[in-house]
RNA sequence: AGAGUUUGAUCCUGGCUCAGAAUGAACGCUGGCGGCGUGCCUAACACAUGCAAGUCGGACGAGAAAGUCCGCCUUCGGGCGGGCGAGUAAAGUGGCGCACGGGUGAGUAACGCGUGGGUGACCUACCCUCGAUUCCGGGAUAACACGGCGAAAGCUGUGCUAAUACUGGAUACGCUCCGGGGGUUUUUACUCCUGGAGGAAAGCCGGCCUCUCUUAAGAAGCUGGUGUUCGGGGAUGGGCUCGCGUCCUAUCAGCUUGUUGGUGGGGUAAUGGCCUACCAAGGCGACGACGGGUAGCUGGUCUGAGAGGAUGAUCAGCCACACUGGCACUGGAACACGGGCCAGACUCCUACGGGAGGCAGCAGUGAGGAAUUUUGCGCAAUGGGCGAAAGCCUGACGCAGCAACGCCGCGUGAGCGAAGAAGGCCUUCGGGUCGUAAAGCUCUGUCAGGUGGGAAGAAUGGCUCUGGGGCUAAUAUCUUCGGGGCGUGACGGUACCACCAGAGGAAGCACCGGCUAACUCCGUGCCAGCAGCCGCGGUAAUACGGAGGGUGCAAGCGUUAUUCGGAAUUACUGGGCGUAAAGAGCGUGUAGGCGGCCGGACCAGUCUGAUGUGAAAGCCCGGGGCUUAACCCCGGAAGUGCAUUGGAAACGAUCCGGCUUGAGUGUCGGAGAGGAAGGGGGAAUUCCCGGUGUAGCGGUGAAAUGCGUAGAGAUCGGGAGGAAUAUCGGUGGCGAAGGCGCCCUUCUGGACGACGACUGACGCUGAGACGCGAAAGCGUGGGGAGCAAACAGGAUUAGAUACCCUGGUAGUCCACGCCGUAAACGAUGAGCACUAGGUGUAGCGGGUAUUGAUUCCUGCUGUGCCGUAGCUAACGCGUUAAGUGCUCCGCCUGGGGAUUACGGUCGCAAGACUAAAACUCAAAGAAAUUGACGGGGGUCCGCACAAGCGGUGGAGCAUGUGGUUUAAUUCGACGCAACGCGAAGAACCUUACCUGGGCUUGACAUCCCCGGCCGCCCCUGGAAACAGGGUGUUCUCCUUCGGGGGACCGGGUGACAGGUGCUGCAUGGCUGUCGUCAGCUCGUGUCGUGAGAUGUUGGGUUAAGUCCCGCAACGAGCGCAACCCCUGCCUUUAGUUGCCAGCGCCUUGGGUGGGCACUCUAAAGGGACUGCCGGUGUGAAGCCGGAGGAAGGUGGGGACGACGUCAAGUCCUCAUGGCCUUUAUGUCCAGGGCUACACACGUGCUACAAUGGGCGGCGCAAAGGGUUGCGAACCCGCGAGGGGGAGCCAAUCCCAAAAAGCCGUUCUCAGUUCGGAUCGGAGUCUGCAACUCGACUCCGUGAAGGUGGAAUCGCUAGUAAUCGCGGAUCAGCAUGCCGCGGUGAAUACGUUCCCGGACCUUGUACACACCGCCCGUCACACCACGAAAGUUGGCUGUACCAGAAGUGCGUGGGCCAACCCGGC
Repeated sequence: AGAGUUUGAUCCUGGCUCAGAAUGAACGCUGGCGGCGUGCCUAACACAUGCAAGUCGGACGAGAAAGUCCGCCUUCGGGCGGGCGAGUAAAGUGGCGCACGGGUGAGUAACGCGUGGGUGACCUACCCUCGAUUCCGGGAUAACACGGCGAAAGCUGUGCUAAUACUGGAUACGCUCCGGGGGUUUUUACUCCUGGAGGAAAGCCGGCCUCUCUUAAGAAGCUGGUGUUCGGGGAUGGGCUCGCGUCCUAUCAGCUUGUUGGUGGGGUAAUGGCCUACCAAGGCGACGACGGGUAGCUGGUCUGAGAGGAUGAUCAGCCACACUGGCACUGGAACACGGGCCAGACUCCUACGGGAGGCAGCAGUGAGGAAUUUUGCGCAAUGGGCGAAAGCCUGACGCAGCAACGCCGCGUGAGCGAAGAAGGCCUUCGGGUCGUAAAGCUCUGUCAGGUGGGAAGAAUGGCUCUGGGGCUAAUAUCUUCGGGGCGUGACGGUACCACCAGAGGAAGCACCGGCUAACUCCGUGCCAGCAGCCGCGGUAAUACGGAGGGUGCAAGCGUUAUUCGGAAUUACUGGGCGUAAAGAGCGUGUAGGCGGCCGGACCAGUCUGAUGUGAAAGCCCGGGGCUUAACCCCGGAAGUGCAUUGGAAACGAUCCGGCUUGAGUGUCGGAGAGGAAGGGGGAAUUCCCGGUGUAGCGGUGAAAUGCGUAGAGAUCGGGAGGAAUAUCGGUGGCGAAGGCGCCCUUCUGGACGACGACUGACGCUGAGACGCGAAAGCGUGGGGAGCAAACAGGAUUAGAUACCCUGGUAGUCCACGCCGUAAACGAUGAGCACUAGGUGUAGCGGGUAUUGAUUCCUGCUGUGCCGUAGCUAACGCGUUAAGUGCUCCGCCUGGGGAUUACGGUCGCAAGACUAAAACUCAAAGAAAUUGACGGGGGUCCGCACAAGCGGUGGAGCAUGUGGUUUAAUUCGACGCAACGCGAAGAACCUUACCUGGGCUUGACAUCCCCGGCCGCCCCUGGAAACAGGGUGUUCUCCUUCGGGGGACCGGGUGACAGGUGCUGCAUGGCUGUCGUCAGCUCGUGUCGUGAGAUGUUGGGUUAAGUCCCGCAACGAGCGCAACCCCUGCCUUUAGUUGCCAGCGCCUUGGGUGGGCACUCUAAAGGGACUGCCGGUGUGAAGCCGGAGGAAGGUGGGGACGACGUCAAGUCCUCAUGGCCUUUAUGUCCAGGGCUACACACGUGCUACAAUGGGCGGCGCAAAGGGUUGCGAACCCGCGAGGGGGAGCCAAUCCCAAAAAGCCGUUCUCAGUUCGGAUCGGAGUCUGCAACUCGACUCCGUGAAGGUGGAAUCGCUAGUAAUCGCGGAUCAGCAUGCCGCGGUGAAUACGUUCCCGGACCUUGUACACACCGCCCGUCACACCACGAAAGUUGGCUGUACCAGAAGUGCGUGGGCCAACCCGGC
């Protein structure tokens, strides 16, 4: 310090998520030791039991018992008395304490807390100090005794007694009160003088006799101590009060009657409406009153660079509370945690009459909860209460126990040890890894264990010895300061130390797809599961589960929860608002904020110094103590704050004075759809009247509804009425915006120009507020021509509650009043200043030339375009800023929910304004890029359409497919681009399928062992495979002649073979397709933040990214073209098997001699290049025409297929990863199936006939094939074919006839002399075998079919159409396939449309890319939230009823010792 996640990619905005630190934690797995800390965050829920506040006999009265000793008695059980126990225990009176300490955080948004002040408005027991005092009396009452009531708690009567209890009196100050006078001062304060009045007390303990008296010890007394009382001061602690600070909510905007103030009174320690009576009518609030919600506050703690945010456990300060509510009493202090009273709830006891209780003290229990400890030890230390003290009490505290809850420290061993054991895992089988790890060898000794030793914390106080001082009459006592001794430890035989033994007892957890450090195998197969975000899992998962290995931490590790951080994601530091969320529709203006130049004054802001405070602890720094650290101790610093005070005067404020540039005023001038009111005009539509006139009009894509013979439409004339104002008219003008458009008049607002006279900062912005505010809508009343929601009809359509048409009502118009919204937009708030220009346009002015500003130069104001710097994510903005600054206002903080609900305000209503949450998502979004797409545009191709020819779709058959069937009908291929496809040959074989019969190292390969030739033949069983038996006897090489090797066969063992089993979505290779389309890219440069662009776009041209020109591009590659093959012309070479012009011979045949000229064959060349001419074009590329030429602009055809797309096809050609199978999914055999058949589709064949069918005759190819082959002549058969065998390994022989054609003849429109399916019969051929299931022949039979609906295919020339021939496969089987030649057309105006494609451009919310994306309703289930008749709980206002304890006052009654009065 950042990272992941929106996209095909990019940049930005923006949210979500992660890495860090932390915790009073909890949970999971695991767990050796120690130190120091910490430990009910939930039910302020309920509590059994024990303990947590007592103490003082030196304030007071009274005063046991058990036991024991002694004496006496005894019925031996014991009894009585006395001593000790003991002035003890327990109880009581009295004093002090119980208001501290300890707990909790319910309440509290408050002077509660924090901080700093005030108290002239106050108190303070105990403590310190100073002054004074402690005099004389009195009467009671607990305890106790006796009696009574009650279950108990407890109550009560009578009688006795003491005090530091209670009480009367005296005296007293500088005390209190009243009054007078003076000084200081900040209100009632302090102080001086003075008059009057009032108010106190308690003793106890020790010592001593100096003085007096009894008497040798005491009393009075003295003395010491302590206590009491009054007063002053101090200290400490508090009360009250004030400034400032202290959470959320405005969907809480008004609150308040003791309320605000005054006067009198009451009350308090004290001010005060704190209370009361009367009087006044105030007080608080947008700087947030009142209400609601939440919360103890702080020092601090966590986090953070800081600012800040969150928090308020432990420790410390303050507050509040003590079962809930109320109340007072006592007291210095309480409205009192372990006091009281009342009420309530709850629990317990009860004799049912009545009582008792309060763990938010320490332990502990139940409950709640994810969760939080022992009913421990001790007062040894520290501290507290009481006491003169000893001491007692102290769950405060000190310790121990439990808990890895946290922090810190230590250990679980160290060294050596293999080219590396075993074992695990992986493996390409070579090896790699765990791994120096282990073993082994050599060492060490922490912790734990054992044995032994063994602290500090303890010093006071006390007692005792002793020294010095004080008080005093005193060497007593008492007190104080030292020294010595005695004695005191819960923890604890703990810390620590030594020794003993021995590597021995001590490692886990999480993670390993990216973020994020760490990878493989197996299992699983969108299952099981994981997941913080993105996301993994559908058969090769580094993401699930296990394993091996690795990474990270380590006595812990992970998870969960929470806080801060990262998040500049609330932005003070430190953000934004044209399009991402965000400028209010516009103005006027209040509060507020901000504000020109010069001078003076002042000092509250500001700056600076000083002082006080900012508790301690903590943080930080320095030092020190525990072996270190954590922890602890000491010192320092800091604490950015507040207060007081001294100073400075620039800035801002304030006050005073001045200025003119901001702002405003004045005079003159022109421009304008600025506003309001009144009046006027013409054009047009419609309607009415009349004339002319006749059959249609109107409307649409086409129609219909509609109007019209009752006279429309058209046309002419007249009239009525309403609304709107053509042309001018313009990115022209005006206005704040909405908005404003015929003309005239009146009233009226604003801006602008010129002049530079006047005022003198008068300014800017503007929360609330007020006003204006299109259209629609609402109310009342008018008006209503046209238009026109709703509505009606007609069309369209699957439907059409739409678009189109015919009608048509609100409305549109006017007046008045509402509404208050909008894409109210420049999606851009207002104001001021600054920062290059260029060019239009509107208004006004200046200058110059001129006869004349209409041209030119120039100033101001407005309105446009382009553009520099700069800004921006980009687009873009750019003196009219979105640049650079200042001021003020409004607004934003992920998407959805939500232009919502609820509440409030406004409204007649419609609705408007304000404005959430639950829940849900991992995005939503902006701009730009590349594609793809568009029933967007432009340009251009293609048998794409059109023009034509022939088909398919109908029939029969063939063939393939689907489907169905079946034991099996093996498998694959599925739009184009599967379907006469893999099949260029399924009767067996093929064959992968089915049924049945067999084999198991196997039908096939390699290695090892044994034996043997193989083979052929024969017999038996069998469907065969095969099994059994017989016969049979040695192939080749080397040789040292013993033998060895090899081939082949048989037998055997195990490694292994085998699989047309799965996955074409794991793959290679090959192929299809877009598409023979003209495209696809790269290097360097340049542009862009970037994706990317440029190049490749543009102007021409081409079949072509073909070429030319231009150009921030310049080049290059893969494609195109060419190079290759066939074909078309010619030449050369060559001349058999080919050929025959001329010549010879003959059996008339190139047969033969001869020849190679020609044809031809097959090799090499030539030829064509827009080369030539003309035109055109940019003196280009090219195009058009022409000449020549066999051929002309690519001559025709073929081969050749860019980057890529379709997870296209193929694991059944082959190859291959993984998986599966191994007496079977392998292999052999027989038979069957792949040939099924209600149907459907594709591809074909043959036809439907006369351009034809039949018959006869005649004529002309090319390209191929042939020795397990083609097979001639000849003979036989109607024929398929048979016999036959010549010739031919082929320019020689054969297949072989070519057919259409031509000539002749017949048929004459008919289901036919068309058509040939189907079936019957008879044959031929191949083959081991034609039943399932071959082809062909002959005879007979003679079906459908008469040109084929919607739809659809091919073809642009030697093409379509038509005709035959050959070949591959093959024993046989061809309508298929691959080739060959013969005959041989028609048409193309053209590119609007359909399909496909190319380039440019545009829009996009698409990118799996339009077969995309995506919206709404409905159905079912579930979740969340809202509303809801009602029902229920809580809180609360007002009025009223009842009303406990308690306090004050009033009144009445009762009791009553002292004191008073009276009497005796």
The RNA shown here (small-subunit ribosomal RNA) has 1464 nucleotides and comes from an uncultured bacterium. RNAcentral holds the sequence, with entries from ENA and SILVA. The coordinates come from a structure-prediction model, not an experiment, and the mean pLDDT is 85.